[in-house]
RNA sequence: GUCCCCAUCGACUAGCGGUUAGGUCACGGGCCUUUCACGCCCGUAGCAGGGGUUCGAAUCCCCUUGGGGACA
Numbered sequence: 001g002u003c004c005c006c007a008u009c010g011a012c013u014a015g016c017g018g019u020u021a022g023g024u025c026a027c028g029g030g031c032c033u034u035u036c037a038c039g040c041c042c043g044u045a046g047c048a049g050g051g052g053u054u055c056g057a058a059u060c061c062c063c064u065u066g067g068g069g070a071c072a
Base pairs, nucleotide, nucleotide: 001071002070003069004068005067006066007065010025011024012023013022018055027043028042029041030040031039048064049063050062051061052060
């Protein structure tokens, strides 16, 4: 330099163009308990950045950034 793959709550992840962006753990609150733990309920928190296509984009396209890989 060329090509391929990946990027979603604090972590790991799901998400057939129309989802309230879901789950587990963690965190906060409540219930239970004499207390803790367990268990139950509720909550906080996320689509790498920019542009495009579309009535509608986390999802499709382009560029950039970061990570991984193949060839040279």